[in-house]
RNA sequence: GACAAAGGGAAACCCAUCGAAAGGUGGGGACGCAAAACUUACGGUCUAACGACGAGAGUCCAUGACAGCGGGGUUGCCAAA
Repeated sequence: GACAAAGGGAAACCCAUCGAAAGGUGGGGACGCAAAACUUACGGUCUAACGACGAGAGUCCAUGACAGCGGGGUUGCCAAA
């Protein structure tokens, strides 16, 4: 990066499974992605089991998560010139 070609990934949702949850993994499925490849919790976001507080309702808390929210680092396919 051309309404081109090759190849890649796979949102929501459904099923199974793990988890307290957020969410993860596998299968189906494609909303999108030119770094939506790998990596990093720095900013941001989600959850709140345990614990703390509270008469209660509930509030707070990451030791739990999200990299397809932003930023940083590393690497790289195809095509054109």